Description
The RNA shown here (transfer RNA) has 71 nucleotides and comes from a Candidatus Obscuribacterales bacterium. The RNAcentral record of the sequence draws on ENA. The organism belongs to Candidatus Obscuribacterales, within Bacteria. Its Rfam family is "tRNA". Rfam links the family to the GO term triplet codon-amino acid adaptor activity.
C1' cells in the first nucleotide's frame, strides 16, 4: 500500500427501514436476625461526520480503530 470483515448500556448479545430489547453487573426497595438466595423497580448504548428516506443501528459515501489475506 491492495482486498475481506467488524464496531450497539460497565460486559455478552437481539432488533423484516418503523418504541434500541435480553442476560449479567449496579443501585434502591421488599423479603431476612444478619448475609446469600429470590422479587420488585430504576441506571445504562447504535464509534465519528455526512448523504437517501416520511422515517435509519440497518441503506450509502468517507474518516478512526480492531481483525484477516495478499504483496
Nucleotide at each position: 500500500u491492495c482486498g475481506g470483515g467488524g464496531a450497539u448500556c460497565g460486559a455478552c448479545u437481539a432488533a423484516u427501514g418503523g418504541u434500541a430489547g435480553g442476560u449479567c453487573a449496579c443501585a434502591a426497595c421488599g423479603c431476612u436476625u444478619u448475609g446469600a438466595a429470590c422479587g420488585u423497580u430504576g441506571c445504562a448504548a447504535u464509534a465519528u461526520u455526512g448523504g437517501u428516506u416520511c422515517g435509519a443501528a440497518u441503506c450509502c459515501a468517507a474518516u478512526u480503530c480492531c481483525c484477516c489475506g495478499a504483496g